Predicted 3D model of a 393-nucleotide RNA (Bacterial RNase P class A) from a Deltaproteobacteria bacterium. The prediction has a mean pLDDT of 75.
[in-house]
RNA sequence: UGAAGCAGGACAGGUGAUCGCUGGUGUCCGGUAGAACCACCGGGCGCGAGAGGAAAGUCCGGGCUCCACAGGGCAGGGAUGGUCGUUAACGGCGACCGGGGGUGACCCCAGGGAAAGUGCCACAGAAAACAGACCGCUUCCUUAUUUACAAGGGAGUAAGGGUGAAACGGUGAGGUAAGAGCUCACCAGUUCCCCGGGUGACCGGGGAAGCUCGGUAAACCCCAUCCGGAGCAAGACCAAAAGAGGGGCCGGCAGCACAAGGGAUUGCCCGUCCCGCCCCUGGGUAGGUCGCUCGAGGUGGCAGGCAACUGUCACCCUAGAUGAAUGAUCACCGCCUGUUCCGGGGUAACCCGGCUCAGGAUACAGAACCCGGCUUACGGACUGCUUCAUGCC
Numbered sequence: 001u002g003a004a005g006c007a008g009g010a011c012a013g014g015u016g017a018u019c020g021c022u023g024g025u026g027u028c029c030g031g032u033a034g035a036a037c038c039a040c041c042g043g044g045c046g047c048g049a050g051a052g053g054a055a056a057g058u059c060c061g062g063g064c065u066c067c068a069c070a071g072g073g074c075a076g077g078g079a080u081g082g083u084c085g086u087u088a089a090c091g092g093c094g095a096c097c098g099g100g101g102g103u104g105a106c107c108c109c110a111g112g113g114a115a116a117g118u119g120c121c122a123c124a125g126a127a128a129a130c131a132g133a134c135c136g137c138u139u140c141c142u143u144a145u146u147u148a149c150a151a152g153g154g155a156g157u158a159a160g161g162g163u164g165a166a167a168c169g170g171u172g173a174g175g176u177a178a179g180a181g182c183u184c185a186c187c188a189g190u191u192c193c194c195c196g197g198g199u200g201a202c203c204g205g206g207g208a209a210g211c212u213c214g215g216u217a218a219a220c221c222c223c224a225u226c227c228g229g230a231g232c233a234a235g236a237c238c239a240a241a242a243g244a245g246g247g248g249c250c251g252g253c254a255g256c257a258c259a260a261g262g263g264a265u266u267g268c269c270c271g272u273c274c275c276g277c278c279c280c281u282g283g284g285u286a287g288g289u290c291g292c293u294c295g296a297g298g299u300g301g302c303a304g305g306c307a308a309c310u311g312u313c314a315c316c317c318u319a320g321a322u323g324a325a326u327g328a329u330c331a332c333c334g335c336c337u338g339u340u341c342c343g344g345g346g347u348a349a350c351c352c353g354g355c356u357c358a359g360g361a362u363a364c365a366g367a368a369c370c371c372g373g374c375u376u377a378c379g380g381a382c383u384g385c386u387u388c389a390u391g392c393c
Base pairs, nucleotide, nucleotide: 001389002388003387004386005385006384007383008382011380013333014332015331016330017329018328019327021050022049024047025046026045027044028043029042030041031040032039052364056375057374059373060372061371062370063369064231065230066229067228077227078226079225080224081223082096083095084094085093086092097111098109099108100107101106112222113221117220118219119216120215121214134161135160136157137156138155139154140153141152142151143150169187170186171185172184173183174182188212189211190209191208192207193206194205195204196203197202235290236289237288238287244281245280246279247278248277249276261275262274263273264272265271297316298315299314300313301312302311303310304309335360336359337358338357341354342353343352344351345350
């Protein structure tokens, strides 16, 4: 210098002016409302605050709320799946182990069981899983009388060829008609046993058994562990109108008497029905209030730990809306690329700083009860560490 890998962030433009928006707070004015105060509502002015790293997807886990539930087991369903930690919890995270990829920094793994059972394995190929004779090899018989050769048929054979992602260990020797773990030595693997190391996954070493057993479980399945349901439109409180239930709609005096809120039911009474007004009660809609933002909270220091994380001390308070605010315009500065000139460094290529001019970029997206994660989207700039290649000293 070039090409890469990993990690991080109170990076995600800044400042000013003008005009707005949503809460809070101070003050003034008005209203309910009557003397004042308080409270509530509306308005003016001042002050202060006002989206994110993902606020998103709603995929996991928890807090919180309501509902359900004596305790234990089985069946069924779902999720998870190396080990040890971490945590409120997790399917997250950290470290490590094993496997795979990369020259490397580093990255990826749904990583229990295929030696319990079942299923499946395209194409090609004779054969795709208690294997398999297409070619070849060996031998026997016949054509055909002996040998040789050829053809046909039978038997043996998995050493060789060919097909395939995969063909039922490899090399050598013995053995055989030819062959074959058929036997032996070595190598590789598997299972079992022993020793050593590690908390453990596992690693290292030794021995035994010819045991050689394909792959696939995000196929069924088996094993182990875990698992009530619904969600802030949870839930609690106040409560208009309308509707429901109950009660009342007179007392005294006078008047012949009874009755009476009004009406219908034949004239009257009881009863029944309809309607009006007032009061009470319960449920509860619209609407309102709470839940609501101080919390497994943030920042910094110190201590423990490889780390995730934990402890402790100090400081800080940082949206709370509900058709849903957090915005718009302008100016200047900043960022990136190229360029003129100036200064500095270097033998040089070139590098660094400043300045002029021109051009360009400013993404993804927006709280809605809160928190821990994961995943996905995203224009770019910065910082730190590391690797590889090349050049020079």